[in-house]
RNA sequence: AGAGUUCGAUCCUGGCUCAGGACGAACGCUGGCGGCGUGCCUAACACAUGCAAGUCGAGCGAAUGAAGUUCCUUCGGGAACGGAUUUAGCGGCGGACGGGUGAGUAACACGUGAGCAACCUGCCUUUUGCUGGGGAAUAACUGUGGGAAACCAUGGCUAAUACCGCAUAUUGUACUGACUGGGCAUCCGGUCGGUAUGAAAGGAGAAAUCCGGCAGAAGAUGGGCUCGCGUCCGAUUAGCUAGUUGGUAGGGUAAAGGCUUACCAAGGCUUUGAUGGGUAUCCGGCCUGAGAGGGUGAUCGGACACAUUGGGACUGAGAUACGGCCCAGACUCCUACGGGAGGCAGCAGCUAAGAAUAUUCCACAAUGGACGAAAGUCUGAUGGAGCGACGCCGCGUGGAUGAUGAAGGCCGAAAGGUUGUAAAAUCCUUUUACACUGGAGGAAUAAGCAGAGUAGGGAAUGACUCUGUGAUGACUGUACAGUUUGAAUAAGCAACGGCUAAUUACGUGCCAGCAGCCGCGGUAACACGUAAGUUGCGAGCGUUGUUCGGAAUUAUUGGGCGUAAAGGGCAUGUAGGCGGAUUUGCAAGCUUGAUGUGAAAUCCCGCAGCUUAACUGCGGAACUGCAUUGGGAACUGCAAGACUAGAGUUACUGAGGGGAAACUAGAAUUCCAAGUGUAGGGGUGAAAUCUGUAGAUAUUUGGAAGAAUACCAAUGGCGAAGGCAAGUUUCUGGCAGAUAACUGACGCUGAGGUGCGAAGGUGCGGGGAGCAAACAGGAUUAGAUACCCUGGUAGUCCGCACAGUAAACGAUGUACACUAGGUGUUUGACCAUGAGGGUGAGUGCCAUAGCUAACGCAAUAAGUGUACCGCCUGGGAAGUAUGCCCGCAAGGGUGAAACUCAAAGGAAUUGACGGGGGCCCGCACAAGCGGUGGAGCAUGUGGUUUAAUUCGAUGGUACGCGAGGAACCUUACCUGGGUUUGACAUAUACUGGAAUGUUAUAGAGAUAUAGCAGCGUAGCAAUACGCCGGUAUACAGGUGCUGCAUGGCUGUCGUCAGCUCGUGCCGUGAGGUGUUGGGUUAAGUCCCGCAACGAGCGCAACCCCUACUGUCAGUUGCUAACAGAUAAUGCUGAGGACUCUGGCGGAACUGCCGGUGACAAACCGGAGGAAGGUGGGGAGGACGUCAAGUCAUCAUGGCCCUUAUGUCCAGGGCUACACACGUGCUACAAUGGUAGAAACAAAGCGAUGCUACACUGCAAAGUCACGCAAAACGCAAAAAAGCUAUCGUAGUUCGGAUUGGAGUGUGAAACUCGACUCCACGAAGUUGGAAUCGCUAGUAAUCGCGCAUCAGCACGGCGCGGUGAAUAAAAGGCCGGGCCUUGUACUCACCGCC
Repeated sequence: AGAGUUCGAUCCUGGCUCAGGACGAACGCUGGCGGCGUGCCUAACACAUGCAAGUCGAGCGAAUGAAGUUCCUUCGGGAACGGAUUUAGCGGCGGACGGGUGAGUAACACGUGAGCAACCUGCCUUUUGCUGGGGAAUAACUGUGGGAAACCAUGGCUAAUACCGCAUAUUGUACUGACUGGGCAUCCGGUCGGUAUGAAAGGAGAAAUCCGGCAGAAGAUGGGCUCGCGUCCGAUUAGCUAGUUGGUAGGGUAAAGGCUUACCAAGGCUUUGAUGGGUAUCCGGCCUGAGAGGGUGAUCGGACACAUUGGGACUGAGAUACGGCCCAGACUCCUACGGGAGGCAGCAGCUAAGAAUAUUCCACAAUGGACGAAAGUCUGAUGGAGCGACGCCGCGUGGAUGAUGAAGGCCGAAAGGUUGUAAAAUCCUUUUACACUGGAGGAAUAAGCAGAGUAGGGAAUGACUCUGUGAUGACUGUACAGUUUGAAUAAGCAACGGCUAAUUACGUGCCAGCAGCCGCGGUAACACGUAAGUUGCGAGCGUUGUUCGGAAUUAUUGGGCGUAAAGGGCAUGUAGGCGGAUUUGCAAGCUUGAUGUGAAAUCCCGCAGCUUAACUGCGGAACUGCAUUGGGAACUGCAAGACUAGAGUUACUGAGGGGAAACUAGAAUUCCAAGUGUAGGGGUGAAAUCUGUAGAUAUUUGGAAGAAUACCAAUGGCGAAGGCAAGUUUCUGGCAGAUAACUGACGCUGAGGUGCGAAGGUGCGGGGAGCAAACAGGAUUAGAUACCCUGGUAGUCCGCACAGUAAACGAUGUACACUAGGUGUUUGACCAUGAGGGUGAGUGCCAUAGCUAACGCAAUAAGUGUACCGCCUGGGAAGUAUGCCCGCAAGGGUGAAACUCAAAGGAAUUGACGGGGGCCCGCACAAGCGGUGGAGCAUGUGGUUUAAUUCGAUGGUACGCGAGGAACCUUACCUGGGUUUGACAUAUACUGGAAUGUUAUAGAGAUAUAGCAGCGUAGCAAUACGCCGGUAUACAGGUGCUGCAUGGCUGUCGUCAGCUCGUGCCGUGAGGUGUUGGGUUAAGUCCCGCAACGAGCGCAACCCCUACUGUCAGUUGCUAACAGAUAAUGCUGAGGACUCUGGCGGAACUGCCGGUGACAAACCGGAGGAAGGUGGGGAGGACGUCAAGUCAUCAUGGCCCUUAUGUCCAGGGCUACACACGUGCUACAAUGGUAGAAACAAAGCGAUGCUACACUGCAAAGUCACGCAAAACGCAAAAAAGCUAUCGUAGUUCGGAUUGGAGUGUGAAACUCGACUCCACGAAGUUGGAAUCGCUAGUAAUCGCGCAUCAGCACGGCGCGGUGAAUAAAAGGCCGGGCCUUGUACUCACCGCC
């Protein structure tokens, strides 16, 4: 000293939370010792038992009667004297102290400082004087009586330091005279008198003497009373008071006083908070804080109050009395029912309450107190001990060495790491502990004894003082010391996601749980539980509670109010606050000295004593305060005088929708009457309700009514605000300017108060044209209590009253002063006189400094200052409830809490979004061509079914997708049958056997059993190696789960033009700039401009195919020329010219011309060219998005199964079928079908293969068999087209589904369940609703060919060529996308939020 938490991120505002300290604490876990402290905070609840205040016999009368002495004696004892001791009573002193508690009390109760000229004070100290002489009783005791008891009554006897007269008496008291001193108003003293009145007690002792007694004076101490100042919360408590305020008189008190009574007067207190309500003992201090403050009032100390509750007095120096009295109430106890007794908030202790607080201990040894002459007695005050880690402080639980870094634990795939020098082990030590031994100090002194001294003329055994000696210890055999033993007797608690120091594993699976805040947990939890490790503190550690701090989050120090919470709607003005310039005085504030006080303890500093510390002692400082007093006079204040700059008055001028009243005007609207005139009018997006042939609308004329004032008009004017607009007149308020004169601070602000105050509303009375809440009807709609339309009442208008609120806003209180400029506008006065200039008062815009969280404000401040007022303190609940006030009502003003959340909010940023805007692109639309959606079939999916219909893919971006080919296999699914080191891999040990081939039996097969053939390499052999099988162990295996743990791969936006970085600059920052702008492009393509300059990933290009061409090379390709041959053919020799093949090159670059453009980039048109502006096609996919898809291609973490979720086999299923959807094929026909004859490709494939030719079969095919590892042979026929013929618009010579029959090839096997052929059968379908898809040129459409997979199976997929169009080049709307901009309460981002 700060930190966490609002957001995608940022800055701010703002609340919540944390880290610190403290405690009379409590709870959880744990617990070795000592010292010093501390311990019912709750029920001022109720209390059994014991103790806590007595003492004095030297005040008194009695009773008791020890030792001892004497006498007697029956020898047991008895009597007398004696008087120790003890006791109730009378009497004295003390029980008013000490001890406890905090109920009451908001008060002179407390604190602090004063006062008493208005008072008292036992014991104590000093001092003066006195102490004479009498009297009458009464307890005790005794007798009688009553009562259960407590106790009481009565007769009789008696004493005193008890009580009562008398005498004497001062500086007593009361009254009064004279002189005198002083003061602060009533007055206070001193000296000398007078009158009246007031005392006493004795005891001890042989005595001396001592202790007492009485009356005064003074002191000290303790109290009483009064006053100034300080002392909690609220106004949702605003008025209170009759002894109330004052006076006079009487009474009362120690004492002033309405303290009390009578009479008189009508006062007294209060917004500077009375009165009533709530709460509370107050302070020194204690805790916290940098301080100012805030909280608190345990222990210790001072004061107050109380003693079961309430009231009362008595005694006394002192009480209205904790352990006294009386009365009343409640409660408890005793009782013979008549009546009595009691008071722990003393110390222990008990009950209860409670989270919670101790022993029915020891002692008067010390300190202190009461009594006493003293010895002494009493003392739960006090000194000690006991219990509690309740707190503070100190000590210990061992030290050193010790690596193979032991074992064990934990982690890790392993290597290894960690626990950890930690342990063990070795060598030491003994604080502490146990045992034993010794052993301080707290004790001072009393009586007594000894000595010395003092006073007196002197003496003493006298008195007093000093010195020495001299009993007494609860704690306690304590502190401390010594000796023995032996590491021996002694460590826990919390935390480990961030804040906050410290991490891993397992378990759990939004469960159990954690959590102070944020937040963790839904199968890989560093946050739950456990373990290991680590961190922190340590005889403690955590938790809970309270309080201060952090919190500048109530802000005096030290905050704010345009938009975050917050300026009153506006003015006027009371109290109050503040106030221009000058002189003099005063000294209240202020300032500087002095004095008194501010108790002690505490805090701070220093020193000292306990081994140290806590603790304690001593000294200092401090106690920031209050009071008295001396000085000062700048500032504020007060008083007096004088001033004119603030403020105001008068005169002159000016502008204005400022206000009130009366009158007037025209346009429009509606209505009425009449004329003309005929079929509609009106209204809407479109309509309808409505109106009109009974004559509307339209038009003309006349009349009536009410309301509002076009143009001027403005960014303009006036007003305090609300607000104010036709014109004229009257009355009236304010403002501005220039120049004079006058007043002389008269000013500013303003709590309450008062007035004004839009619209709407209310009451009464008018008025009512238009408009128009409510209401009615018509539309719209899923609905439409709305928006739209037709009507329409309050109201809107006027007068008088009420109401008193608005986003009453500039969301900005009023006043004054100061602080760069520029540019408009309204209205004055001035200089100048073509345009200009400065100067007032308003009203706008821009902008420097400054301010601000930013936006912004900026002389009209949100800048810099001053004065005063109002208001704010997290969001919600709520401007609600309640109380009060106002109102006729509606309602207004004032205005909470419980509960709940961790946010709510402001400004700005990046995105995303908008049925916002601008620009641009795309088969996106439009223009076209052909389809899908209807039919039948194929195929995939959903659904349903099933033993199983294995699994995955699911908007676009799943659905002829994984699958490039499910009859078995595949296969993962189901049923059944088997098997367990396994179908497969590696290793080891033991064991059998060459490997291998094959047969038989049982069985559905897997499998099991039996048999036959067969004997590897090296070595003489044993044996070794290789291979096969068995047994055993490690392990194998899993298409089981998690694609939300992953890698890899892929889809999509999208081949869209974007996505970023470095440095610089701007911004507090998130971020911005660059990348925006002007053009242009297919393109962030290029050019220009620019606080940017550059760069990267993308675009383009580089690569492949294709189109033209050169060159090189020619076999299996080609054949122009030459030659040969054939029925014919590059068939042969030969050739490289051509085609073609395949290597290397060329060619195209807006290069050229014209135009447009900005002299650019580029675009448009043209030439040439095979090709022209990217020539066409492919491959190639930026940063990223969708937790997109895939654990079933593969790989892989974790989890799960292990005689099964592995593995083998047979059969079945994946092919089911009411239905729904997607993708296709074939069609519906004549641009066609059928039949015939006859042309032209490319790209591929082929040895378990392609198969020619020939023959057979209607055909699928079969038989035979040439050639070919292929520019050579084969598949192979290209088809559409073109030609010829036929069909004639029909469910057909279209269409081919379905079904029956017969076959073919493949294959162990075509039943479930394949393909093809032939014959027969001949369904739906006649161009397809809403809707929807593809395509811009060699494209669509149409035609066939090939390939992969494959035993067989293709309408699918991937390729190939043939024929070969139409339309658009436009940008309004739909869809998707890009850029800029704008709004946003969205940011898992509009499928949002609410």

This is a predicted structure of a 1394-nucleotide RNA (small-subunit ribosomal RNA) from an uncultured bacterium. Its Rfam family is "Bacterial small subunit ribosomal RNA".